[in-house]
């Protein structure tokens, strides 16, 4: 220093999770990632824990270790911003909401005459009157009104009579009585009566006419003051979630640098 055969190691890491704790199967990551098996109420193990059954390749380099850098991605925070959901408060009162003033704007409305003052009128209440309308009794008028127990006339028929003639009477027809219904004008009676009238009171509000008077009125709506009520926003306070920032942590991966690297036999 070659050859050849081994062995240690190598054929992926990592973050979450789960565990008392390591590893695995889940999930995410990175990316060149040997095969077959079982594993979530689960699997194998115990700080020497980084899996476990079976096979296969590669092997002392294409390997291992170390530091520094870049750095996927994941984990954390009484931590800052920004939103999103709930869920409380009423101490704050900013929109919103009620009440009140003001007339600054706006609008309305006024010399076709404001606001003031003066007289009345209605609207309210009482009382009489009239009307209405509803009830009562009594009258009056006219209708109708009797199978028989009302009247009057009574065809027929019937009865007595020798005859003349007489007697009771159904239906018909006229008439009445109770009674029923209707109409009248008077009385009395009552009211959720009345564009009715005279009288008297009342007269706060509202509507309304004269006269005066001579510029102002009203306050809807805006602004600006005042008070108030509430929890719809806002606002404060918890709790959850989503982004984002920072800080801490864990790190694939890539680069840079250093540093190990076994036996055996043969030439």
């Nucleotide at each position: 220093u070659c050859g050849u055969g081994c062995u240690a190691g190598g054929c992926g890491g990592g973050g979450c999770g789960c565990u008392a704790g390591g590893g695995g199967u889940g999930c995410c990551u990175u990316g060149a990632a040997c095969c077959c098996g079982a594993a979530a109420u689960c699997c194998u193990c115990u700080u020497u824990a980084c899996g476990c059954g079976g096979g296969g390749c590669c092997g002392a380099a294409u390997c291992c270790c170390c530091g520094c850098c870049u750095g996927a991605g994941g984990g954390u925070g009484c931590u800052c911003g920004a939103u999103g959901g709930u869920u409380g408060g009423g101490u704050c009162a900013g929109c919103g909401c009620c009440g009140g003033a003001u007339a600054c704007g706006u609008g309305g409305u006024g010399u076709u005459g404001a606001a003031g003052g003066c007289c009345g009128g209605g609207u309210c209440c009482u009382a009489c009157g009239c009307g209405g309308c509803g009830g009562g009794a009594a009258a009056c008028u006219g209708g109708u009104g009797a199978a028989u127990c009302g009247g009057g006339u009574c065809a027929g028929a019937u009865c007595c009579g020798g005859a003349a003639g007489g007697a009771a009477g159904c239906a018909g027809c006229c008439c009445u009585a109770a009674g029923c219904g209707a109409g009248u004008g008077a009385c009395c009676c009552g009211g959720g009566u009345g564009c009715c009238g005279u009288a008297g009171g009342g007269c706060a509000g509202c509507c309304u006419g004269g006269c005066u008077g001579g510029a102002g009125c009203c306050g809807g709506c805006g602004a600006c003051c005042c008070g108030g009520a509430a929890c719809g926003c806002g606002c404060c306070g918890g709790u959850u979630g989503u982004c984002g920032a920072c800080a801490c942590u864990c790190g694939a991966a890539g680069g840079c640098g250093g540093g190990g690297g076994g036996c055996a036999c043969g030439a």

This is a predicted structure of a 267-nucleotide RNA (Bacterial large signal recognition particle RNA) from an Acidimicrobiia bacterium. It is recorded under the gene name ffs. NCBI's taxonomy places the organism under Bacteria, Bacillati, Actinomycetota, Acidimicrobiia. Its Rfam family is "Bacterial large signal recognition particle RNA". From the family's description: The signal recognition particle (SRP) is a universally conserved ribonucleoprotein involved in the co-translational targeting of proteins to membranes.